RNA sequence: CAGAACUCUGGAAAGUUUUUCCAAAAACACCGAAGGGGUAAUUUCCGCUAUCUUUUAGGGGAAAAAUCUCUCAGGUAAAAAGACAGAGAAAAG
Numbered sequence: 001c002a003g004a005a006c007u008c009u010g011g012a013a014a015g016u017u018u019u020u021c022c023a024a025a026a027a028c029a030c031c032g033a034a035g036g037g038g039u040a041a042u043u044u045c046c047g048c049u050a051u052c053u054u055u056u057a058g059g060g061g062a063a064a065a066a067u068c069u070c071u072c073a074g075g076u077a078a079a080a081a082g083a084c085a086g087a088g089a090a091a092a093g
Base pairs, nucleotide, nucleotide: 001093006088007087008086009085010084015028017027018026019025029076030075031074035072036070037069038068042063043062044061045060046059048058049057050056
């Protein structure tokens, strides 16, 4: 120089649904901002096919992002959680 974990603060969305009340569970209906999956440009490889200004095209594979998308997980009063942001602190390097 760099800056993970950690601490503090802010932090959205969607059902206070039904099943006798609370909790939990189940059912139906929803949300996207824990996590997870998918995806582009582009890069690269091939012992394959064609082509030949040894290059190019096709085909097959790999890598490659999200606040996009899926809704597995999670969530749908409050609480808890919460991507992300600010501040502090500080390991690896």
A computed fold for a 93-nucleotide RNA from Candidatus Immundihabitans aquiphilus, annotated as Glycine riboswitch aptamer.
Its mean pLDDT, the model's own confidence on a scale to 100, is 81.
Its Rfam family is "Glycine riboswitch aptamer". Rfam's curators write: This family represents the bacterial glycine riboswitch. On this family, see Babina et al., MBio 2017: "In Vivo Behavior of the Tandem Glycine Riboswitch in Bacillus subtilis".
The sequence was found by an Rfam model in a public genome assembly.